[in-house]
RNA sequence: GCCCCUGUAGCUCAGUGGUAGAGCGCCCUCCUUGUAAGUGGGAAGCCCGGGUUCGAUUCCCGACUGGGGCU
Numbered sequence: 001g002c003c004c005c006u007g008u009a010g011c012u013c014a015g016u017g018g019u020a021g022a023g024c025g026c027c028c029u030c031c032u033u034g035u036a037a038g039u040g041g042g043a044a045g046c047c048c049g050g051g052u053u054c055g056a057u058u059c060c061c062g063a064c065u066g067g068g069g070c071u
Stems, first nucleotide, its partner, number of pairs: 001070005007064001010024004018054001026042003030038001048062004
């Protein structure tokens, strides 16, 4: 330099055009003499810019980040 993959909650990951979810973690409540465990509830997110579309996390282009391969 070229090619491929990846980017979603604090962390690990689902989600392939219309409503964004799980586990763990965090906060509050209940329970307990107290702690842990358990119950109920809550907060929190689509890397960035543009395009297509009635509508984009999803499709297209580019930039950036991380990983891999070739020379």
Source information: A computed fold for a 71-nucleotide RNA from Propioniciclava sp., annotated as transfer RNA. Its mean pLDDT, the model's own confidence on a scale to 100, is 82. It matches the Rfam family "tRNA". The family's RNA type in Rfam is transfer RNA. Its family is annotated with triplet codon-amino acid adaptor activity in the Gene Ontology.